[in-house]
RNA sequence: GUGAUCAACACGGGAGAGACUAGCCGCGAGGCUGGCGCCGAAGGAGCAACCGCCCCGGAAACUCUCAGGCUAAAGGACCGGUUGAUUUU
Numbered sequence: 001g002u003g004a005u006c007a008a009c010a011c012g013g014g015a016g017a018g019a020c021u022a023g024c025c026g027c028g029a030g031g032c033u034g035g036c037g038c039c040g041a042a043g044g045a046g047c048a049a050c051c052g053c054c055c056c057g058g059a060a061a062c063u064c065u066c067a068g069g070c071u072a073a074a075g076g077a078c079c080g081g082u083u084g085a086u087u088u089u
Base pairs, nucleotide, nucleotide: 001089003087004086005085006084007083008082009081011080012079013078018036020035021034022033023032024031025030037070038069039068043066044064045063046062050058051057
């Protein structure tokens, strides 16, 4: 110098879905609780193509929607950046 993995960050990007409804509170913007509807990209669960000689095990952005979410903000899988560690050549 190069590839990979992991971790961190006041770093860059980052989707979807409610102008619903009842009650209460508030001058108001709006807030809380419930009902109904809806979303899929925190987390969680399920299926299994695949990895694996076998067992054990791993395994999606698919499925579910428990949790979460449905103005903005926040959060946000994931992609990139920087730094550090380990490692390949």
Molecule: Glycine riboswitch aptamer
Organism: Neokomagataea tanensis